[in-house]
RNA sequence: CCGAAUGCUGGGGAGAGACUCGCUUUCUGUGAGCACCGAAGGGGCAAACCCUGAACAACGUUUCGGGGUGAAACUCUCAGGUAAAAGGACCCAGUGUUCGA
Numbered sequence: 001c002c003g004a005a006u007g008c009u010g011g012g013g014a015g016a017g018a019c020u021c022g023c024u025u026u027c028u029g030u031g032a033g034c035a036c037c038g039a040a041g042g043g044g045c046a047a048a049c050c051c052u053g054a055a056c057a058a059c060g061u062u063u064c065g066g067g068g069u070g071a072a073a074c075u076c077u078c079a080g081g082u083a084a085a086a087g088g089a090c091c092c093a094g095u096g097u098u099c100g101a
Stems, first nucleotide, its partner, number of pairs: 002100011017034001019033005035082003041078001042076003048069008056060001
C1' cells in the first nucleotide's frame, strides 16, 4: 500500500391510512377499532455437511426415516412503521481501533 471486522462523522436512502371513534384540550398525547408496509431489531428454512436407525437381487459416494449445523434484500409481521420531522437495511467518502497479509 491492500484486505476484513467494527465505531464515529458527512452524503444518498424505499414502502404503507395526515384513517374512524372516544378521552384529554395534546401540540402531534392517550385508549379502542379496522386497513396496510418491511429496509432498525427479532423469528423461520433450501442445498450441502455431520450424527443416527432401518432396509436390500445389489453392500454402495446406496435408499428411506429421525436429529443437528445451516443464508438472504426470501419469508413471518413479534417489535417497529404508514404527512413532515425523526428513524431507516444498504451504498459512497473520510477517519479511529483491531486483525490478516